[in-house]
Overview:
This is a predicted structure of a 1185-nucleotide part of an RNA (large-subunit ribosomal RNA, half B) from a Candidatus Woesearchaeota archaeon. Its Rfam family is "Archaeal large subunit ribosomal RNA".

Context: one part of a larger RNA
RNA sequence: UCUUGUUUAGGGAACUCGACAAAUUAGCCCCGUACCUUCGGUAUAAGGGGUCCCUGCGAUCGUUCUUGUAUAAGUGCGAUUACAGGGUUCAAUAACUCGGGCGAUCCGACUGUUUAACAAAAACAUAACAAACUGCGAGCCAGAAAUGGUAUGUAUAGUUUGUGACGUCUGCCCAGUGCUAGUACUUCAAACUCCGGUUCAACGGAGCUAAGAGCUAGUAAACGGCGGGAAUAACUAUAAUUCUCUUAAGGUAGCGAAAUGCCUUGUCGUUUAAUUGACGACCUGCAUGAAGGGCGUAACGAGAUCGCUAUUGUCCCAAACAAGAUCCCCCCGAACAUUACAUUCUGGUGCAAAGUCCAGAGACUUCCAGUGGGAAGCGGAGACCCCAUGGAACUUUACUGUAGCUUAUUGUUGCGAUGCGAGUUUUAUUGUGUAGCGUAGGUGGGAGUUGCUACGUUCUGGUCGCUAGAUCAGGAAUAGACAUCAAUGAAACACCACUCUAUAGAGCUUGCAUUGCUCACUUUUGAAAGAAAGGACAGCAGUUGGUGGACAGUUUGGCUGGGGCGGCACCCAGCUGAAAAGAUAUCAGUUGGGCCCAAAGGUAAGCUCAUCAGGUUCAGAAAUCCUGAGUAGAGUGCAAGAGCAAAAGCUUGCCUGACUGUGUUUCGAACAGUAAGAAACGCAGCACCGAAAGGUUGGUCUAGCGAACCCCUGUGUCCCAAUUGAUGGGGGCCAGGUAUGACAGAAAAGCUAUCCUGGGGAUAACUGAGUCGUCGCGCCUAAGAGCUCAAAUCGACGGCGCGGCUUGCUACUUCGUUGUCGGCUCAUCGCAUCCUGGGCGUGCAGCAGCGCCCAAGGGUACGGGUGUUCACCGGUUAAAGCGGUUCGUGAGCUGGGUUAAGAACGUUGCGAGACAGUUUGUAUGAUAUCUACUGGAAGUGCAAAAAGGUCUGAGAGGAAGGAGUAUUUAGUACGAGAGGAACGGUACCUCGACGCCUCUGGUGUAUCGGUUAUCUGAUAAGGUAGGCCGAGCAGCUACGCGUCAAGUCAUAAGUGCUGAAAGCAUCUAAGCACGAAAGAUACCUCGAAAAGAGACCGAGAACUCCUGCAGAAGACAGGUUUGAUGGGACUGGAGUGUACGCACCAAGCUUCGGCGAGGUGUUCAGCUCGCAGUUACCAAUCGUU
Repeated sequence: UCUUGUUUAGGGAACUCGACAAAUUAGCCCCGUACCUUCGGUAUAAGGGGUCCCUGCGAUCGUUCUUGUAUAAGUGCGAUUACAGGGUUCAAUAACUCGGGCGAUCCGACUGUUUAACAAAAACAUAACAAACUGCGAGCCAGAAAUGGUAUGUAUAGUUUGUGACGUCUGCCCAGUGCUAGUACUUCAAACUCCGGUUCAACGGAGCUAAGAGCUAGUAAACGGCGGGAAUAACUAUAAUUCUCUUAAGGUAGCGAAAUGCCUUGUCGUUUAAUUGACGACCUGCAUGAAGGGCGUAACGAGAUCGCUAUUGUCCCAAACAAGAUCCCCCCGAACAUUACAUUCUGGUGCAAAGUCCAGAGACUUCCAGUGGGAAGCGGAGACCCCAUGGAACUUUACUGUAGCUUAUUGUUGCGAUGCGAGUUUUAUUGUGUAGCGUAGGUGGGAGUUGCUACGUUCUGGUCGCUAGAUCAGGAAUAGACAUCAAUGAAACACCACUCUAUAGAGCUUGCAUUGCUCACUUUUGAAAGAAAGGACAGCAGUUGGUGGACAGUUUGGCUGGGGCGGCACCCAGCUGAAAAGAUAUCAGUUGGGCCCAAAGGUAAGCUCAUCAGGUUCAGAAAUCCUGAGUAGAGUGCAAGAGCAAAAGCUUGCCUGACUGUGUUUCGAACAGUAAGAAACGCAGCACCGAAAGGUUGGUCUAGCGAACCCCUGUGUCCCAAUUGAUGGGGGCCAGGUAUGACAGAAAAGCUAUCCUGGGGAUAACUGAGUCGUCGCGCCUAAGAGCUCAAAUCGACGGCGCGGCUUGCUACUUCGUUGUCGGCUCAUCGCAUCCUGGGCGUGCAGCAGCGCCCAAGGGUACGGGUGUUCACCGGUUAAAGCGGUUCGUGAGCUGGGUUAAGAACGUUGCGAGACAGUUUGUAUGAUAUCUACUGGAAGUGCAAAAAGGUCUGAGAGGAAGGAGUAUUUAGUACGAGAGGAACGGUACCUCGACGCCUCUGGUGUAUCGGUUAUCUGAUAAGGUAGGCCGAGCAGCUACGCGUCAAGUCAUAAGUGCUGAAAGCAUCUAAGCACGAAAGAUACCUCGAAAAGAGACCGAGAACUCCUGCAGAAGACAGGUUUGAUGGGACUGGAGUGUACGCACCAAGCUUCGGCGAGGUGUUCAGCUCGCAGUUACCAAUCGUU
């Protein structure tokens, strides 16, 4: 010194983020208990009283025994208990055990659960409420399936989701996103049908079409959402009211600076001396709000916050003690760390913060104990930040997929019926342009066909129909009818054959819908056979469309005065920057492009613009016209620069060279190489203009742009295997087109505070460094104010500096790590001085001030709220200074704030999540190697004479004192008065320093006493919990006591004397004198290792042994028989408080023997003593160097 404990006078939370910690309280009995309340609670509320021993007398209960009376009486024992009397202590739950309480607010109803090992909570759960799904082979869950769970349950059930007891309520919005339902129509896959594909096929197209989507509705206790601007009332203010824009609807009730309010410490009230707190209100709600529930709420809470009371070492302000560590001796004996050297300090330098470099100073060597200033100490390749074409968790309307679900279709898959279709076969029917007697399907054959029971006529009915008729069935009467021919017409008819359109019937095949069946298949039952139920559905399998963060793999750009946000400096052009070759950067400055034009292109010819002056009908400043001047002041499609006058501008004529092929050069890209692109110059061809020379390869020049793959286009051109030919088709070359603007060109969203890895001081957040805009301080000038008057005081507009405290900037140091705000503790320095000291000026009478000069010796406080620094407030004070020190100080403390993982609110985001917004909770490592410092020792040197003793004092340290009040001077000086000093003296207070323990206190595990529990059978006497309690010597201590002058020297600002330069004046130049808490002395302490190493005296010293006024170990001091050093004994004194034993007394009881708490006397007793004295009884022996 630490850890764990014990006790503290006076004060009593002043400590602190916060009463953290500690203390208080405490058991049982009796009394008594408020607000509130869900009437259960709250409640052990709160607040009081009692509690031990002895004696006596009752009561109740259990039980033994006795009694000739027996439901009784008596007696003994035990348990519980009432009352009375007596008694003791500081104290009777005496130890142990054992709630402090109350009043409010927030949150959560409650008991419960949770991050094993930093979060116990307001989070989770919960009863209760609501919604959704589900009729049982259910739904949901697990699984590849079989199968299993819920459940051997059945809607009063199960699952999923939200809210979260209870009370009271739960408003408006269906536009968006979901979910549910519907759907005439649109879209829509495979299969199927049809068409194309020379045949076949691949393939292409069309049709049909399910779910889905579009579309229409419903649904918010689904995801979610719930406005703005004006005007208006008899003071003002406000706005019941009105107007207007707008929405899907515009926030209702309630609550409200809140766990939500930025501004903000809002405003008011209460609480306090003082309140960034708390509570109650207000409402201007950045950004409250109704089952993501709103508002209340008794009870409950190791939850968060505030207050009061009690209590206390939390504090003022510390002290003492105990045990164990530490320390010393003996034994055993790690780990971490370790480039080297290492005695440092100050200043400088240096990659900008050095033990090692430079300069100066200091510095003999070694050991021990301690403290933690430094080693930008050790530990951990920084977790913050950035980077990586790193990783991972998570999310989603990122990209691409996959399970699952769902749709259609095929197979497993059978037999029927009805309806509606499709195909095919067959039968029958049907067919009207005009003309033609007539309703002429087409082609071909064809000269007859058919009948007399008719196909003709007529009646009835059916079908068709172009309304003219055709056709069929039936009835009646009847013997001819039709065709050829003629006419008409594109076509000519009877009859036969084939066939087309349309219709009808039938058969076969087949589709859809509905329905019946049973045989596949399924379920139940059963051992099985079978029975029952379902049934070609379902299930399963293939193909197919939809849906699909449930799952998977990935992506999620670059530049950047860190990153992000912003921007584009990411492709291209002009000018400046650019420093007169060329080249040249910045998120430098300035301005543009991603086109346009069939004329705004080519050529030839002609002309001259802007502006101004003069003239001229309407006509004006300005219209058109004439004349003149006019180097460009115009125009040139578009930026800027360059260029351009019989033109490159303007006008007109004719044209298409804005063409095809090919090459070189320049820029792109300085000096190496390269693509796209752009331009210039050619050649060849073909053109146009011009009389010609000649010009023309778009725009006067410099911007106007894009690879490969895939695809498309072409009067282009070439090639193509599988026997040959032809064709379709395919492919290549060439040319052109569709775009990548992150523009030499991936197909691509977020989040991480749950995070990880690799790196970076190439790059941010602390410090430092540089700078100093900003900040702070000063100076110059002097407009002005100050009645007058710049300068007592204040000082604009301007100018010049200093500092390195604020905030910036920079990115130099540090990312294989320099611990980050504030407080506490301990300081140290500067002065630009807050006080104290000395002066000068004053718009200084005095008092009190204001300004300035010198001055850093000392001092510079306590509280309230807040994490605060700061700021504000309270009462004091001489004053309550400003700064530096890695924003001094975490191997010193704290951990309230910031800044992790949990959770909540507001806001934001679809979401994961996020917020210099708020709130609650949340690990602070370590044995000190070197150095440094604080102390304690040893050795060497000086010194071949030593130890020891006595000194000197270079030097070092200190503040050893600082300030105040009262009084006296003195009601004096001064002043009209009111007021009102000083030099000097005295007393005291306060802060500080040093010392001490007589007193007052504290402690006091020496000691004495009381007492509880238990043990030694009881008494006596003791043990254990220092058990608790009372007192307390020595010692140590503060809260107690004592001390802490003055002077001298040299000075600062300043004041002077004499006095020139400068015949005066002048404090100065020579000279002389004053002048401050600062400096030097003085005073105290250390100090011969003071290397210039001092002086004097000097013969013994050390170890061992006994010790203490000393002490961690060493050391120091004393003693050692010639002795009082220690122990013992005795005496004194001190502490406690009257011992044991005996005698007597004692409330009462008694069998009269005695029992009995306690008291009195013996007894200021007994016990004890780290003190003093006396006394050799015991031990300081024997020895060694």

Description: The sequence was found in a public genome assembly.